[in-house]
């Protein structure tokens, strides 16, 4: 704000870091390196598509206090302050989680 419900769940993006790949250096082996473009991985309440499930109405069948199978409509808004902050997790960061917090309107 909404009679009511006001969710979750893949996929991928902005973004992110370095376990692994690669790459770059020393260099037997291996070591460092993300102030290294990428693969793998993480990844959005206020990002995208899709699913599915929720709520509200209503239809048809049957073994008719119920069950079953549809139809339609709804599933809103949401500063991008604080922050270049603080505290988890991963290998380590992150718009991830704490968190629509806490403030403010």
């Nucleotide at each position: 704000c909404g009679a009511a419900a006001g969710u979750g769940u893949g996929u991928c993006u902005a973004g992110g870091g370095u376990u692994c790949c690669g790459c770059a250096u020393c260099g037997c082996a291996g070591a460092u390196g993300g102030a290294c473009u990428g693969g793998u991985c993480c990844a959005a309440g206020u990002g995208a598509c899709a699913c599915a499930g929720g709520c509200g109405c209503u239809u048809g069948u049957u073994u008719c206090u119920a069950a079953c199978a549809g139809g339609u409509g709804c599933u809103a808004c949401a500063c991008c302050g604080u922050a270049u902050a603080g505290g988890g997790a991963u290998a380590a960061a992150a718009g991830c989680c704490c968190a629509g917090g806490c403030g403010g309107a």

Background:
This is a predicted structure of a 105-nucleotide RNA (Guanidine-I riboswitch aptamer) from Syntrophomonas sp. Its Rfam family is "Guanidine-I riboswitch aptamer". Rfam describes the family as follows. This family represents a conserved RNA structure found upstream of the ykkC and yxkD genes in Bacillus subtilis and related genes in other bacteria. Its mean pLDDT, the model's own confidence on a scale to 100, is 83. The source organism's lineage runs through Bacteria, Bacillati, Bacillota, Clostridia and Syntrophomonas.